The prediction has a mean pLDDT of 80. The RNA shown here (SAM riboswitch aptamer (S box leader)) has 97 nucleotides and comes from Kineococcus vitellinus. Taxonomically the source falls in Kineococcus (Bacteria, Actinomycetes, Kineosporiales, Kineosporiaceae). Of the family's consensus pairs, 96% are formed in the model.

């Protein structure tokens, strides 16, 4: 980088730096932004996937499903991936390379 599988209407903010746009791309809207958005950093938080613990169920074993926690690895913390259409859609996780 490409491909595969799964998910994307839930959840979760404060401070510092910066300074004009941001919401992946295009179009039409809409929303946020000098009362400082977006981005970066620190701390904190959330719990999506993997992981770990416990309980219950299925199962001959291997293993699987559900519930409930932890927060180790990633991730995430405006709005339904903001809405609609389009396009080799986009993002995140996992497994195997």
């Nucleotide at each position: 980088g490409g491909a595969c599988c799964a998910u994307c209407c839930a959840g979760a903010g404060c401070g510092g730096c910066u300074g004009a746009g941001a919401g992946a791309c295009c179009u039409g809207g809409c929303u946020c932004g000098u009362c400082g958005a977006c981005g970066c950093c620190g701390c904190a938080g959330c719990a999506a996937c993997c992981g770990c613990a416990c309980g219950c169920c299925c199962c001959g074993c291997c293993g699987g499903g559900c519930g409930c926690g932890c927060a180790g690895g990633u991730g995430c913390u405006u709005c339904c991936g903001c809405c609609a259409g389009g396009a080799c859609c986009g993002a995140u996780g996992g497994a195997g390379g």